[in-house]
RNA sequence: GAAGUCGGCCAGGCAACCGCUGCGUGCUUCGGCGCGGAGAGGAAAGUCCGGGCUUCACAGAGCAAGAUGCCGGUUAACGGCCGGGCACCGCGAGGUGACGGAAAGUGCAACAGAGAGUAGACCGCCCAAGACCGGGGCAACCCGGGACGGCAAGGGUGAAACGGUGGGGUAAGAGCCCACCGCGGACGUGGUAACACGGACGGCACGGCAAACCCCAUCUGAAGCAAGGCCAAAUAGGGAAGCGCAUGGCGUGGCUCGCGUUGCUUCCGGGUAGGCUGCUUGAGCGUACUGGCAACAGUAUGCCUAGAGGAAUGGUUGUCCACGACAGAACCCGGCUUAUCGGCCGGCUUCCCAC
Numbered sequence: 001g002a003a004g005u006c007g008g009c010c011a012g013g014c015a016a017c018c019g020c021u022g023c024g025u026g027c028u029u030c031g032g033c034g035c036g037g038a039g040a041g042g043a044a045a046g047u048c049c050g051g052g053c054u055u056c057a058c059a060g061a062g063c064a065a066g067a068u069g070c071c072g073g074u075u076a077a078c079g080g081c082c083g084g085g086c087a088c089c090g091c092g093a094g095g096u097g098a099c100g101g102a103a104a105g106u107g108c109a110a111c112a113g114a115g116a117g118u119a120g121a122c123c124g125c126c127c128a129a130g131a132c133c134g135g136g137g138c139a140a141c142c143c144g145g146g147a148c149g150g151c152a153a154g155g156g157u158g159a160a161a162c163g164g165u166g167g168g169g170u171a172a173g174a175g176c177c178c179a180c181c182g183c184g185g186a187c188g189u190g191g192u193a194a195c196a197c198g199g200a201c202g203g204c205a206c207g208g209c210a211a212a213c214c215c216c217a218u219c220u221g222a223a224g225c226a227a228g229g230c231c232a233a234a235u236a237g238g239g240a241a242g243c244g245c246a247u248g249g250c251g252u253g254g255c256u257c258g259c260g261u262u263g264c265u266u267c268c269g270g271g272u273a274g275g276c277u278g279c280u281u282g283a284g285c286g287u288a289c290u291g292g293c294a295a296c297a298g299u300a301u302g303c304c305u306a307g308a309g310g311a312a313u314g315g316u317u318g319u320c321c322a323c324g325a326c327a328g329a330a331c332c333c334g335g336c337u338u339a340u341c342g343g344c345c346g347g348c349u350u351c352c353c354a355c
Stems, first nucleotide, its partner, number of pairs: 001351010012320007020039002023036005041326001045337002048335005053224004060257004065220005070084005085099001086097004100215002105213002107209002122155002124151003132145005163181006182204001183202002187198004228277004238268006248262004284303008
């Protein structure tokens, strides 16, 4: 100097004028007026996870169903985050992982191929021994050829062919035997553990797929602020049908048991949809110290930072500049994912050049 990788921060600023909403406070002719403070995000988005809170409800158990899936920690909880292990990618810093079990069972792998999981003979190799044919030989026997038969090492097919390489052995071959590698369970060492390492033993289980059914471990009521609570007002305490009458019916996912209660379900028709509340002080934020590799926790101290209700932040001017993208709270919070202009800061890695 260039290229990368990981993490953090900002999201137009300042001033003036007019305008909007809440809160506090003073006044009020109750219409409102004055003063003071505050007023959309890093994703407010998607509604994908997890909870707080409310109701069913005085509540439970089991089955089914669903979710997660290496180990440890953290948290209110999580499928999140942090750390570690293993596997894969990358020269590396780093990144990704739907990461339990295939000897419980079932199932799947088109086509090609002999054969796709205790399989298999298309091209092939052998034909030693015992038998057959031909040739040589006095004979013993030698040479050649196949057959019965032996083989799955070589070639081919395929995404994948029943461990790999080398050697011995054989008629030719094969873990048939051996060495090394791979695999297996046990043992020892280190580690909380996942796991790693080590030597010995065993010729060794019939490979892959569970984001196939399944098995194992852990977890899980439902619905949702349009939840719910209070007040006022109005109407028709209306009509019809069905099931049932305690052995029945009904009671927030399904089924069963249990518990509670005593009718329930469907259709037609009528009234009201108004006001207040829930509604913002929180598993809150900042700083310092302590513990921890870290996520995070504890202690001390400081701060209060939107609550609209068809939905409040706007307009104008001037100036600075990184010339502003994606984009607007609706009960609240912890995450994940997606969109995104431009700028700033820091750690680490690789390459090039010079000293």
Molecule: Bacterial RNase P class A
Organism: Propionivibrio sp.